Annotation
A computed fold for a 140-nucleotide RNA from Micromonospora okii, annotated as c-di-AMP riboswitch aptamer (ydaO/yuaA leader). The source organism's lineage runs through Bacteria, Actinomycetota, Actinomycetes, Micromonosporales and Micromonospora. Rfam family: c-di-AMP riboswitch aptamer (ydaO/yuaA leader). Gene Ontology terms of the family: cyclic-di-AMP binding and regulation of gene expression. The sequence was found by an Rfam model in a public genome assembly.

RNA sequence: CGCGUCGACCCGCUCAAUCGUGACCAACACGAACCGGGGACCCAGCACGUCCGGGGUGAAUCCGCGGGCCACGGCCCGAGGUAGGGCGACUUCCCGCCCGAACCCGUCAGCUAACCCGGUAGGCGGUGUCGGAAGGAGUU
Numbered sequence: 001c002g003c004g005u006c007g008a009c010c011c012g013c014u015c016a017a018u019c020g021u022g023a024c025c026a027a028c029a030c031g032a033a034c035c036g037g038g039g040a041c042c043c044a045g046c047a048c049g050u051c052c053g054g055g056g057u058g059a060a061u062c063c064g065c066g067g068g069c070c071a072c073g074g075c076c077c078g079a080g081g082u083a084g085g086g087c088g089a090c091u092u093c094c095c096g097c098c099c100g101a102a103c104c105c106g107u108c109a110g111c112u113a114a115c116c117c118g119g120u121a122g123g124c125g126g127u128g129u130c131g132g133a134a135g136g137a138g139u140u
Stems, first nucleotide, its partner, number of pairs: 010126005018032005033120006043110001053108001054105004062081002065078005084099005090135005
C1' cells in the first nucleotide's frame, strides 16, 4: 500500500415493526403512533360432495413443460414464464437490477357499528466511490 474478515458508531433498505415513561442497567409494565385478527342489523351467500375441509399474515398468485409417487382424488421435485411486489440515498419519467417465499389457526371465522383480542420480530447493505433526464430543495 492492496485485499478479505470481525466489532462499534453513523447512514441507508425491506417491513406495521418506531418513539416515549417508570431514578440508572436489566427485566417487566404502561402510553403514543403504526399494523393485524375476531365481532350485528343491512347486504351477500344458501343445491350436491365430507374430505381433495376451511381460514389468516404476506407482493409472493397462476400456467403449461420434464421427472417421481399414487388410493388416479391428488401430492412432491426441477428449469422456465406470469398476476403482483421491491431497489437504484429529494420527486417523477426513462433505463437497469432483483423478489415472486415462508409461516400460522385447527374443523372454525363473508361484510360488519359498538365492543373484544393481539403485534411492534427478523433479515440485509453501505455513500459522496452518486445510472441518465427534467423539476425541486438546500448550501455557498